[in-house]
The RNA shown here (Bacterial RNase P class A) has 345 nucleotides and comes from a Synergistales bacterium.
Parts: sequence; C1' cells; structure tokens
RNA sequence: GGAGUAUUUCAGGUAGUCGCUGUCCCUACAUAAGGGGCAGAGGAAAGUCCGGGCUCCAGAGGGCAGGGUGCUGGGUAAAGCCCAGUUGGUGCGAACCAAAGGAAAGUGCCACAGAAACAGACCGCCUUGCCCCCUCGGGCAAGGUAAGGGUGAAAAGGUGAGGUAAGAGCUCACCGGGCAUCAGGUGACUGAUGUGCCAGGCAAACCCCGCCUGGAGCAAGGCUGAAUAGGGGGGGAUGAAGUGGCCCGCUGACCCCCGGGUACGGCCGCUUGAGAUAGUCCGCGAGGACCUAUCCAGAUAAAUGACUACCCACGACAGAACCCGGCUUAUGAGAUGCUCCCUCA
Repeated sequence: GGAGUAUUUCAGGUAGUCGCUGUCCCUACAUAAGGGGCAGAGGAAAGUCCGGGCUCCAGAGGGCAGGGUGCUGGGUAAAGCCCAGUUGGUGCGAACCAAAGGAAAGUGCCACAGAAACAGACCGCCUUGCCCCCUCGGGCAAGGUAAGGGUGAAAAGGUGAGGUAAGAGCUCACCGGGCAUCAGGUGACUGAUGUGCCAGGCAAACCCCGCCUGGAGCAAGGCUGAAUAGGGGGGGAUGAAGUGGCCCGCUGACCCCCGGGUACGGCCGCUUGAGAUAGUCCGCGAGGACCUAUCCAGAUAAAUGACUACCCACGACAGAACCCGGCUUAUGAGAUGCUCCCUCA
C1' cells in the first nucleotide's frame, strides 16, 4: 500500500420567521377563540417470518388428528432467538455454515451404465480331465477365485508386505469402523488399551421416538347515539347453538335464509413498560442484581412542514397506527481489532 473478516458509531448541524399534533397552565361569551411552557417517527419504523403481553369465546374440560422443534450445557416472559462448547463441513487464514435424534420397528427409492446396487461374475487368474496342434498355442467340461481390468455417485473396509495352485484380514504393520474396559469432562464428546474384521446410501422419503402446542385477534373488546317491519319461510327437548377439524363430556334454547330501517356516528381501549440510558457489582458470555440520576409520540383520510442566512462529512435506505423480544432484507459515511498478499528500511 492492497485485499478480506468480525464488532461497532452516526444518520446533516446552528440561528431566525411563519405553520402542524398532543399535554399542562393562564384568560375566557367556560362550548368557542386567544396566549405561554414542555414534548413530538427508525436502525431498520420495512417483511409479517417467529415468540409473547393484552382482549374475547368456554361453568371447567379430556383425547385424536394436525402443526412446530431435534448435538450438549446455559440465557430469557418465551422462542425456530441469543451465548458458550462438541461433532462435521468451507476457506491459505482471520472467520463462517449446519437441513446435528433413529436406517438393528416397518414400508419405499438408488435412473442409466454395469455380471451384479444387501450382492448370482463380463474380461480375467489357477487346478484337474479330454480333444486339436510339428511347435507356439487353441477349444470343451468340472472345480476354485473376487486380489487385477471394466461400469458407476457408490461394488462384500483402505495402503503395503508376506503367504497361496491362483487369491482373499488368510497373517502382519499402519489407518478406519464396531464392541469392551479405563481415564478426563455436568454433558455432547475426547484420549488410551484390548479385541477381532466387523450390518451401503437416502428420513429436506413416508415413518418411529423425545419435547412443545386451545382458537380468534385492536377491523380484539367496552360504553354510548340513531333507527326499525317481528314482515315471510325453514329447523329445534327424538336437542338449537356453544371461536379451526373429528370424537367424548358438559351447558341447555335458540339457530339459519329472504326482506325492511339506522349508522359508513362518538368516546374509551391509546401508551409508565418482561421500559430505555448512565454509574457500581457478579458472570468467559448471552445476561443478572442493587440503588441513584436522567428520559418518555399517540395521529384517525391520517401530526414535525415551508422560507432565509451560515457551516459542512454536501447526507443513502426510508415515516409509528395496541405494545414488546427476535430474525431477515434495503442502505450512505466512518472507527477499531484480527488475517492474508506485495514493497521498502
């Protein structure tokens, strides 16, 4: 100097004039109008992918199906999230990723090629017998073989040596897997010793197993205003209806369709919290504890805008709608740690 990787900060500023929303105070014809103080969109407010708080249904439920999750130990209100670790994989590396329980409960799939895809030999190698042949060599039958070649993503553990008629864990050495024992670790797991050569792959295939799981959602729900035709039809104690489906249980009188009228009404819910920031202590960490101080948007056809002057890194992605904890995606300008490469001293 370049390339990368991990964590993290900010998201134009200052002053003035006018304008908008909420809240409090003053004044007030108290209903209105006016004046003043304070506050007023994000790191993702986005996606609606997860988890909850809260509200309603049910007197209180049980089960099945369904759905989610899946290494170990922790964190949290909870989680599919976060932290630490183990195993496996990617990368020279810093780092990153995981679709990480079970194939010996069952079913199923592995195309094509190949002799053969849980296993039957195509080309081969060896032994014996017979036949042909001057010789070399060739053919047939029986038996042995899976080390060599070929096919394939994958072919009866791998490499090497010995041994054998030729071969084979047949034997041995090193590695690999299974099992047993011991040691370490809370655990996933790791290491050592011994044994003998030992049960392909796919469960992001159906499935089995462990754990979790009522439903609907602020257009939830509550109060209130206005208006009207109980007019017509069907079902119902031999049981209407009862917050996803089915069954059981329980409650026990309404339910459905056509038609008519009013309102596209007003108020609450609506923002003080599993809150945030700073400080102290504990913990590798995610986080937790203690007290002190500071801080806090509630619109409802939808509030923070316009103008002027100056500064400047000349400002991207982009606007709360019940609230909170995550993940993912979009994006401008910086800071720090670490890794690799090049060059110089």
It matches the Rfam family "Bacterial RNase P class A". Rfam links the family to the GO terms tRNA processing, ribonuclease P activity and dimeric ribonuclease P complex. Rfam classes the family as a ribozyme.